[in-house]
RNA sequence: UGCCUAACACAUGCAAGUCGAACGGGCUGUCACUUCGGUGGCAGUCAGUGGCGCACGGGUGCGUAACACGUGGAUAACCAACCCCCUGGUUCGGGAUAACACUGGGAAACUGGUGCUAAUACCGGGUGUGUCUGCGGAGUCAUCAGGCUCUGCAGAGAAAGGCCCUCAAGGGUCGCCAGGGGACGGGUCCGCGUCCCAUCAGCUAGUUGGUGAGGUAAUGGCUCACCAAGGCGAAGACGGGUAGCUGGUCUGAGAGGAUGAUCAGCCACACUGGAACUGAGACACGGUCCAGACUCCUACGGGAGGCAGCAGUGGGGAAUAUUGCGCAAUGGGCGAAAGCCUGACGCAGCCACGCCGCGUGAGUGAUGAAGGUCUUAGGAUCGUAAAGCUCUGUGGAGGGAGAAGAAUAAAGCCGGUGAAGAGCCGGCCUUGACGGUAUCCCUUUAGCAAGCACCGGCUAACUCCGUGCCAGCAGCCGCGGUAAUACGGAGGGUGUAAACGUUGCUCGGAAUUAUUGGGCGUAAAGCGCACGUAGGCGGUCUGAUAAGUUGGAUGUGAAAGCCCCGGGCUCAACCUGGGAAGUGCAUCCAAAACUGUUAGACUCGAGUCUCGGAGGGGGCCAGAGAAUUCCCGGUGUAGAGGUGAAAUUCGUAGAUAUCGGGAGGAAUACCAGUGGCGAAGGCGCUGGCCUGGACGGUGACUGACGCUGAGGCGCGAAAGCGUGGGGAGCAAACAGGAUUAGAUACCCUGGUAGUCCACGCCGUAACGAUGAGUGCUAGGCGGUGGGAGUUUGACCCUUUCACCGCCGAAGCUAACGCGUUAAGCACUCCGCCUGGGGAGUACGGUCGCAAGACUAAAACUCAAAGGAAUUGACGGGGGCCCGCACAAGCGGUGGAGCAUGUGGUUUAAUUCGACGCAACGCGCAGAACCUUACCUGGGUUAAAUCCGCCAGAAUCCGGUCGAAACACUGGAGUGCCCUUCGGGGAAUUGGUGAGAAGGUGCUGCAUGGCUGUCGUCAGCUCGUGUCGUGAGAUGUUGGGUUAAGUCCCGCAACGAGCGUAACCCCUGCCGUCUGUUGCCAUUAUUUAGUUGGGAAUUUAGACGGUACUGCCGGUUUAAACCGGAGGAAGGUGGGGAUGACGUCAAGUCCUCAUGGCCCUUAUGUCCAGGGCUACACACGUGCUACAAUGGCUGGUACAAAGAGACGCCAAGUCGCAAGACCGCGCAAAUCUCAAAAAACCAGCCUCAGUUCGGAUUGGAGUCUGCAACUUGACUCCAUGAAGCUGGAAUCGCUAGUAAUCGGAGAUCAGCAUGCUCCGGUGAAUACGUUCCCGGGCCUUGUACACACCGCCCGUCACACCAUGGGAGUCGAUUGCUCCAGAAGUGGGUAGCCUAACCUUCGGGAGGGCGCUUACCAAGGAGUGGUUGGUAACUGGGGUGAAGUCGUAACAAGGUAUCCCUACCGGAAGGUGGGGAUGGAUCACCUCCUU
Repeated sequence: UGCCUAACACAUGCAAGUCGAACGGGCUGUCACUUCGGUGGCAGUCAGUGGCGCACGGGUGCGUAACACGUGGAUAACCAACCCCCUGGUUCGGGAUAACACUGGGAAACUGGUGCUAAUACCGGGUGUGUCUGCGGAGUCAUCAGGCUCUGCAGAGAAAGGCCCUCAAGGGUCGCCAGGGGACGGGUCCGCGUCCCAUCAGCUAGUUGGUGAGGUAAUGGCUCACCAAGGCGAAGACGGGUAGCUGGUCUGAGAGGAUGAUCAGCCACACUGGAACUGAGACACGGUCCAGACUCCUACGGGAGGCAGCAGUGGGGAAUAUUGCGCAAUGGGCGAAAGCCUGACGCAGCCACGCCGCGUGAGUGAUGAAGGUCUUAGGAUCGUAAAGCUCUGUGGAGGGAGAAGAAUAAAGCCGGUGAAGAGCCGGCCUUGACGGUAUCCCUUUAGCAAGCACCGGCUAACUCCGUGCCAGCAGCCGCGGUAAUACGGAGGGUGUAAACGUUGCUCGGAAUUAUUGGGCGUAAAGCGCACGUAGGCGGUCUGAUAAGUUGGAUGUGAAAGCCCCGGGCUCAACCUGGGAAGUGCAUCCAAAACUGUUAGACUCGAGUCUCGGAGGGGGCCAGAGAAUUCCCGGUGUAGAGGUGAAAUUCGUAGAUAUCGGGAGGAAUACCAGUGGCGAAGGCGCUGGCCUGGACGGUGACUGACGCUGAGGCGCGAAAGCGUGGGGAGCAAACAGGAUUAGAUACCCUGGUAGUCCACGCCGUAACGAUGAGUGCUAGGCGGUGGGAGUUUGACCCUUUCACCGCCGAAGCUAACGCGUUAAGCACUCCGCCUGGGGAGUACGGUCGCAAGACUAAAACUCAAAGGAAUUGACGGGGGCCCGCACAAGCGGUGGAGCAUGUGGUUUAAUUCGACGCAACGCGCAGAACCUUACCUGGGUUAAAUCCGCCAGAAUCCGGUCGAAACACUGGAGUGCCCUUCGGGGAAUUGGUGAGAAGGUGCUGCAUGGCUGUCGUCAGCUCGUGUCGUGAGAUGUUGGGUUAAGUCCCGCAACGAGCGUAACCCCUGCCGUCUGUUGCCAUUAUUUAGUUGGGAAUUUAGACGGUACUGCCGGUUUAAACCGGAGGAAGGUGGGGAUGACGUCAAGUCCUCAUGGCCCUUAUGUCCAGGGCUACACACGUGCUACAAUGGCUGGUACAAAGAGACGCCAAGUCGCAAGACCGCGCAAAUCUCAAAAAACCAGCCUCAGUUCGGAUUGGAGUCUGCAACUUGACUCCAUGAAGCUGGAAUCGCUAGUAAUCGGAGAUCAGCAUGCUCCGGUGAAUACGUUCCCGGGCCUUGUACACACCGCCCGUCACACCAUGGGAGUCGAUUGCUCCAGAAGUGGGUAGCCUAACCUUCGGGAGGGCGCUUACCAAGGAGUGGUUGGUAACUGGGGUGAAGUCGUAACAAGGUAUCCCUACCGGAAGGUGGGGAUGGAUCACCUCCUU
């Protein structure tokens, strides 16, 4: 501090009474007197009459957008009880009535009748200075009216007593009456201020004013009668919504923004609505009457009630307390006072709701304890923290003492002063709810007292485990899909602390509504353009004025609060004294620069006259030629037309073509030009008439006449609409033909509205994406229309005005860009903007014939949407260049058979991987077992290290079972060291336990390493400098050149690195050295380089040399290119190795290594057998062929490079052969494999499924190997399939290459058509870069950046959400018309009643009741408006997981896109007309720079 929601309903108690010193009485007690009937006094108490109070205090915020509030004024238009001051008075009478008594009615509430009585209750008379009213006079003040003062006459109009003292007179005190003044308080009026909506634009009949009257305390249409027709409104009337206002409070640097709890001022209200009474004051919270709703009582006739007082209850709600104590203090009412009353107030209770203060301990303490957590296993951390030791005692507990608030108060008593017992002064005494509370003292124990949030960034604080896009987190960005500092837990840490976090609200940051303090070319934003009203702003000089402005003064701006200086609670919060401030309003004085007003003047702004030239400016009329189409006629014949190609179409009934004639409509080639005119839209043949504007020149005139411009008004392309014409061409719609998967399109053939004219509508696109006006601020070049100077001049030159362009300085700009035609610097005025979508939509309104236009939201949804520029990537963009990329050639593949790999299928298994190029004769340089990872079956816990236990050294040879593995088991055999002879130990083996091992199990998207690919392409970067706000750029671009970012030149760059090249290897030529196993010219020799010998050649191997554009010529600035010479080789001689920065989450966990996960009598491991070799099929890579450039047979010749001991194997013999037997040589320049083959020379074959081709099948064999069934290779005999050169498509190759021919090697027991090397024979073609593919550089566009395998649009289908319309229906509120009319007040009054006064006594005056009338609340009826809820159905919108259909947009997006409009179509959309560039590209023209 404490119901922000239900001004919802309330049980119970209390919240306003008091006075006997105004009055009569009843009762009780007591005293006195008594005639004993009673009377009187005193005290208390009770109701009544009477007085004052109850209009304050307290509560709430419904209503109210208003003089309600705030502020400043007015009241000369007012009131005022109680209080204060002053003046004067307070006299004489009268009639009633409650109480009470008696008696009625009623359940009650209450009430009737009769009788008695008092007053400070009520009434009459007298007096009456003042006062009021009417009629006058004088002065003075004043804003009209009028006020104030003095004064004359007439009229009206007062009172109340009580108490005390006193013998009395009288006095005192409280009252009462009249009047004046003051104070407090109130009423009324006015200026200014005071929320949102214009999708509320017109409102108003008591309405506006006047005259008169009524009414009020008082002004006033406040009310009424009559008269007039006014009044308000864009400076926002009227209407709707919301709301009490203020001081203040929160926030903010301030200006502001938000707010109106507590405290204080004002207002409004009191169950809802209406009304008056009383009173000084009310239309009255705890009063009255009526109506209504609700609750309660009832004897059913009738009555009672109002917590938005304090507590409290129910209800509502996320949510807000005790049915407490006391009048002790402060204040209020009454009273003379005591005193009584007081849920005001003072206190206490509850709630961490806020603010403030305090505590939960302090010091010391390292074995850095235990324990937790982490770990790189060493340690680290919690942590001096704990324990331990030494202290303290706030709080808590126990005990004791104990305030202030209370004293200048009031009463009582005493004393003094005084005439007094009045009043005043002094003293004494009494009075505390809180409360035995605050506070103080003593004792006692570290004992009894710490949580909450967070730790990815913002933002201080980090690790482990669990989980695995799950569970969850999240303020924004975003975390989580197996290594999560982001989820959950733990340890640790950070922050804060009796609190901490969350949620909600407000301000700030937000210059993000911008007055201070923003913008509008492209980001949202300039009205399509002009004219012009209100408004805003406005040239020079002078005078006046003082409204604005400036200065000073006075008053006010309540208190509290904020701020400053002090004071009091131990401090603080809190309380309190003083000051300042309150930026405002009002009044007065002063100033006169500026603005305004007013008066006068001026000419530069603006305008007028005059002269002149330019112009598609506008309107009307008339005319002209070319062309298209149609009609007629002639010539003429088979086609024409159209397209990418075609077809529909026209044509033998004569088209097209061509000639002549005619008709008709529309448009005006060339000139024509970033040329002209116009405000914009727009305007183009020629002539005439009418007409607007701009410009230049000269002089004269007017004298600020100006600028802008909300509303308003006019103009306003195309399309479209209405009426009537016209209609040649073109051409939406439509029809047909094509294209296509489709083609409601693009293309073609036709074709209607329309396009044209007249009149009238429509009012959009409307661009320089740049409103209008004025001034200022470097230049250069060009164009159009004029002028001036100079001049003979229409040349040249200089210069000036207006307009149209380009480039640029300063400056501006986010950049792009703009730049005297500003987007620069300033001023004036208008319009417009405030994230994207929803949406320029809905509803409402206005306009329109309609189409539609203008105005213009919200719910909901997203965290972006957007601009400019940058780097990439991409383009069915451009330029330059390269590559067996195309082209030119040669040979293939695709067709056949077979081999091999893959897919698919099959299977118990057909292990796994590789998938465009860059998987597919790939991993595999070689699967019968093994390999082997797979399947079936059978077994097993093995190998290594360490530890514990047991046994035996070790080791060797057997046996049984079985497919083997495995299992079971027999025999031989004890060494070394120590010894107490029991045994122990070392080493080693076996068994066992623990621990571990093992895994070709998963993840290549956790990784290392290795590899492929772009690509042997020429690129990729860095330092410093410079440019740019920045991303970035420059360098690296440009001009040449190259195979090359190779080199040269230029250049804000200068250098450098990784790549290129070179260095390395092979090869080609020469030389030197060395000559065996190689060579053999000369010389001997031989069958044979065989042997002497030779060192020449060849060859081998080491080392050198050579080639560098070095030389010449041409071209060039240079680099370099072309040609030539020489040379074995010429421009990198040929080949290889060598692979930049990076890309592809490319490949590989099955080579290896490795994180994590998984299995552990199994997913480990061993064994046997099977499978990887399957086979309707499809694809890749190869081999062999289809034959005569061939096949077969025979003969003859020439290589290179390799390999060889578990090997190569000669010669010889056997076999048709594969091969076998035997066996020399050789670890190899010596021996062997080893025969090279194509070629060449002969012969046969003669174009055929063959003497081609060899598959398939049958039989017989050889070799390797434990073992060839599944499943090897080879040989021989026999068999003799398809195939006659291969569709679409596609591959390789540019020279010793392709093609063709053979040889060798690795792997390997055996197995090659594969792979890798080797040589033999040995071509063709390249004009060239248009095209295909790939790549490089520059440039351009981009809505792409996962980067075109990108992005993205619309319909449809489904789900959800909010919303519009909607036959209606249900409320709320309000207008109008009518009915109705309670209570009340005013008016009237025939009826009835009536104490005071008058009376002639009859009555009257006056009053009351009743009745009636006017107004009027509730209520009722009808009809409208506004608004809300709901609704079958319906419209679009938004959002959703990988739905369907197409592909509209972004690149020239494949028909450039977009805007307006019309028609059409599943949909994006298409087409027509006009417009824009915010279109790429090419060419031309023009211009600019160098």

Small-subunit ribosomal RNA from an uncultured prokaryote, 1490 nucleotides, folded computationally. Its Rfam family is "Bacterial small subunit ribosomal RNA". The literature on the family includes a 2001 paper in Science by Yusupov et al., "Crystal structure of the ribosome at 5.5 A resolution".